A computed fold for a 76-nucleotide RNA from a Candidatus Omnitrophota bacterium, annotated as transfer RNA. It was read from a public genome assembly. It matches the Rfam family "tRNA". By type it is a transfer RNA.
RNA sequence: GGGGUCGUGGUGUAGCCUGGUUUAACACAUCUCCCUGUCACGGAGAAGACCGCGGGUUCAAAUCCCGUCGACCCCG
Numbered sequence: 001g002g003g004g005u006c007g008u009g010g011u012g013u014a015g016c017c018u019g020g021u022u023u024a025a026c027a028c029a030u031c032u033c034c035c036u037g038u039c040a041c042g043g044a045g046a047a048g049a050c051c052g053c054g055g056g057u058u059c060a061a062a063u064c065c066c067g068u069c070g071a072c073c074c075c076g
Stems, first nucleotide, its partner, number of pairs: 001075007010028004020059001030046005052068005
């Protein structure tokens, strides 16, 4: 230098291919309440990301296109 995969709450992932009616979901963690003599377990509930960044297409973009940054891998 060329190519590929990935980047989504605090953590790990799904959703992207087949754009949609206010679709951002699941588990763990955190907080509150119940339960318990207390803790743990269990039960109920809450907060937390608008999707790496910028731009474009579209009535509508996490999803499609372009550029760019970062991590990892391959080729030279």